Context: one part of a larger RNA
RNA sequence: CACCGCCCGUCACACCAUGGGAGCGGGUUCCGCCAGAAGUAGGUAGCCUAACCGCAAGGAGGGCGCUUACCACGGCGGGGUUCGUGACUGGGGUGAAGUCGUAACAAGGUAGCCGUAGGGGAACCUGCGGCUGGAUCACCUCCUU
Numbered sequence: 001c002a003c004c005g006c007c008c009g010u011c012a013c014a015c016c017a018u019g020g021g022a023g024c025g026g027g028u029u030c031c032g033c034c035a036g037a038a039g040u041a042g043g044u045a046g047c048c049u050a051a052c053c054g055c056a057a058g059g060a061g062g063g064c065g066c067u068u069a070c071c072a073c074g075g076c077g078g079g080g081u082u083c084g085u086g087a088c089u090g091g092g093g094u095g096a097a098g099u100c101g102u103a104a105c106a107a108g109g110u111a112g113c114c115g116u117a118g119g120g121g122a123a124c125c126u127g128c129g130g131c132u133g134g135a136u137c138a139c140c141u142c143c144u145u
Stems, first nucleotide, its partner, number of pairs: 003108001005105001008101002011098001013095004018090003023085012039070006046064004052059002111132009
C1' cells in the first nucleotide's frame, strides 16, 4: 500500500469470563426450643458399711442408689453470610478472508452531533428543542497588512 480508502450495527459460527434464574447441595455463624452422657457441686426418704463413739441397740462418717443444677455431642425450627451447582435467559469480550444492508468520516451524497419522544431486521428513521466541533455562495460588522 492513501476513496478500489475508512467504517457501523443486527444475524450466523467458535471460545472465554460474567448478570438474572424455579431451585438443589455444602461451609460458617446467630436465635428459639427439645434432649442431656461423663464429670463436678447441692439435696437425700431407700440400701450397704472394717478401722471413730458406744457394753449393746445404735450413732457419726463413708459408699451405692435416687434427685436437682451446670453442660459436650445430638435433634427440630428459623435467620445472616459465603462457596459450588442449575433448565432457561440477558447482555459483554475475543476470533485473516461468513450474512444483510451503508449509519458515520469529503456538503459521506438527507450537514453532523446533543437531549427527548415515537417508530424500525440492523446500522438507523421521523418529530420537537439546542449546539457548530458544518461545507459552499453572497452581504454586513470588526481586526491585520